Model confidence (mean pLDDT): 81 of 100.
Predicted 3D model of a 77-nucleotide RNA (transfer RNA) from a Planctomycetota bacterium.
Rfam family: tRNA. Rfam classes the family as a transfer RNA. Rfam describes the family as follows. Transfer RNA (tRNA) molecules are approximately 80 nucleotides in length.
Taxonomically the source falls in Planctomycetota (Bacteria, Pseudomonadati).
The RNAcentral record of the sequence draws on ENA.
RNA sequence: GGGCGCGUAGCUCAGCUGGUUAGAGCAUUCGCUUGAUAAGCGAAAGGUCGACAGUUCGAAUCUGUCCGCGCCCACCC
Numbered sequence: 001g002g003g004c005g006c007g008u009a010g011c012u013c014a015g016c017u018g019g020u021u022a023g024a025g026c027a028u029u030c031g032c033u034u035g036a037u038a039a040g041c042g043a044a045a046g047g048u049c050g051a052c053a054g055u056u057c058g059a060a061u062c063u064g065u066c067c068g069c070g071c072c073c074a075c076c077c
Base pairs, nucleotide, nucleotide: 001073002072003071004070005069006068007067010026011025012024013023019057028044029043030042031041032040050066051065052064053063054062
């Protein structure tokens, strides 16, 4: 330098043939339960979907550029 994949909540991920309110588990907080914990049950909070632009009535989802991570190839030494 070229190619491919990934980037969504604190963590692990789903959602990606564009369209209902962006979700699950764990963790956190609160409540119930208990003599008190743990476990169990219920609830809440938490995200401008890596950034910026474009297409569209509408983008997490399509396109472009860039950033970060990983893998492969090539070049130089």